Source information: This is a predicted structure of a 77-nucleotide RNA (transfer RNA) from a Kiritimatiellia bacterium. Model confidence (mean pLDDT): 81 of 100. Its Rfam family is "tRNA". Rfam links the family to the GO term triplet codon-amino acid adaptor activity. Rfam classes the family as a transfer RNA. Rfam describes the family as follows. Transfer RNA (tRNA) molecules are approximately 80 nucleotides in length.
């Protein structure tokens, strides 16, 4: 330098033939239970979907640039 993959909640991820309110588990906070703790159960908060633009009535999803990480290939002073 080239190709491909990934980037969504604090963490791990789902959701990608464009259209239901952006979700799950774990973690966090509150409560129930208990003498107490754990476990279990209930509830709650937390997101500008990597950045910027474009297409569209409508974009996490399609297109373009860029950034970050990974794999492979090439080059090599």
């Nucleotide at each position: 330098g080239g190709a491909c993959c990934a980037g969504u909640a604090g963490c791990u991820c789902a959701g990608u033939c464009g259209g239901u309110c952006a979700g799950a588990g774990c973690a966090a906070g509150g409560g129930a239970c208990u003498c107490a703790u754990a476990a279990u159960c209930c509830c709650u908060g937390g997101g500008u979907c990597g950045u910027g633009g474009g297409u569209u009535c409508a974009a996490a999803u399609c297109c373009c640039c860029c950034c970050u990480g990974g794999u492979c290939c090439a080059c090599c002073a």